The RNA shown here (c-di-GMP-I riboswitch aptamer) has 84 nucleotides and comes from an uncultured Pseudomonadota bacterium. Model confidence (mean pLDDT): 85 of 100.
[in-house]
Parts: sequence; structure tokens; C1' cells
RNA sequence: GCUGCACAAAAGCAAACCCGUCGAAAGGCGGCGACGCAAAGCUUCCGGUCUACGGCGCAAGCUUAGGAUAGCGGGGUCGCCAGC
Repeated sequence: GCUGCACAAAAGCAAACCCGUCGAAAGGCGGCGACGCAAAGCUUCCGGUCUACGGCGCAAGCUUAGGAUAGCGGGGUCGCCAGC
């Protein structure tokens, strides 16, 4: 560097529920717990999805990402193991 990632080895991560906490929310973080994961390491660059504080409205509601999701997909980047 290329290929693979196995019903090999070693190591690792941790969905849902529940509890605490932060947040307007989506959701984040910690605990508990394992549904799964070969990048379920990192990164919002591209697409998707979710939320809508605010704005408009008498109201019902409408609308917007600069918020969220990397465990939705793609890209980028770094990396364990095995074979060559």
C1' cells in the first nucleotide's frame, strides 16, 4: 500500500427502558442496562430526517436552523486485527 473484517484472537463502544441533570424543544451528559456495531473513532462538507425559541396570526395554525442527529446515507480524516 491492497484485500478482508470470520460462526479467529485481543481489546472497545453501548440502543431501548428507568433514575438524575441541562435544554423552549429536538436532543445532550452522567448512572443503570445491552439492542446492536469492523470504524457505533473523529468531523455537519453534501443530501436526508427531527425540533421550532423567535416571527406572523383573535385563534386554530403557518413559517424559519444559526439547534439536533456521525447509531440515516455519502464524503473527508485517523486507526485495531488477519492475509498478501